The RNA shown here (c-di-AMP riboswitch aptamer (ydaO/yuaA leader)) has 133 nucleotides and comes from a Micromonosporaceae bacterium. It matches the Rfam family "c-di-AMP riboswitch aptamer (ydaO/yuaA leader)". Gene Ontology terms of the family: regulation of gene expression and cyclic-di-AMP binding.
RNA sequence: GUGGGGCCGCCGCCUAAUCGCCCUCGGGCGAGCCGGGGAACCACCGCAAGUGGGGUGAAUCCGCACCAGCGGUAGGGAGCCUUCCAUCCCGAACCCGUCAGCUAACCCGGCCGGCGGCUGGACGGAAGGAACA
Numbered sequence: 001g002u003g004g005g006g007c008c009g010c011c012g013c014c015u016a017a018u019c020g021c022c023c024u025c026g027g028g029c030g031a032g033c034c035g036g037g038g039a040a041c042c043a044c045c046g047c048a049a050g051u052g053g054g055g056u057g058a059a060u061c062c063g064c065a066c067c068a069g070c071g072g073u074a075g076g077g078a079g080c081c082u083u084c085c086a087u088c089c090c091g092a093a094c095c096c097g098u099c100a101g102c103u104a105a106c107c108c109g110g111c112c113g114g115c116g117g118c119u120g121g122a123c124g125g126a127a128g129g130a131a132c133a
Stems, first nucleotide, its partner, number of pairs: 009118006018031005032111006042101001052099001053096004061072004075090004080129006
């Protein structure tokens, strides 16, 4: 000097997954954001079958290959905000348990996890805004 790793703190990114108060430190309450169930009306509404059906999520679908791989794709993400162009990336996983269309009142639940950086406007370009000085 460089590379890798650990701890604390801070700054960011994905995500609804954050903040405040109290506490016997197990947790509790609230705000905010998010998800589910649940009328009328509307929709669906024959029988059989069932490989049922349904939900969260961007994560669906197609082709080729054949054992899990390539190529794409609906869709989604990238540091003040929106849109356009550009570039890069994701395009999973899980849950309910034969049951649920929508749905006012009403009822129930979640606030995890993953990753990067060390103060550099984290400025790729354009238009329009916002904020600060």